Notes:
The prediction has a mean pLDDT of 89. Predicted 3D model of an 80-nucleotide RNA (c-di-GMP-I riboswitch aptamer) from Desulfosporosinus sp. Of the family's consensus pairs, 95% are formed in the model.
RNA sequence: CUGCGACAAAGGCAAACCCGGUGUGAACCGGGGACGCAAAGCCACGGGUCUUCCUCAACGAAGAUAGCCGGGUUACCGAA
Repeated sequence: CUGCGACAAAGGCAAACCCGGUGUGAACCGGGGACGCAAAGCCACGGGUCUUCCUCAACGAAGAUAGCCGGGUUACCGAA
């Protein structure tokens, strides 16, 4: 340095739910709260799922989801 991930150490993030707010909506933001997470840091590139519009539907377009998967990128510690 790379890989890897411990009954190690220091920490970090924050599901459901509740309150307030934004949005047609999926959902998101702030506070509380912890199910969990070794990238549960970041990126919408590919796929999936969800929402809206056109539509009988399909197709298409726009959006959401990184805590759905893959991928890209950055990173604490140092046992085996």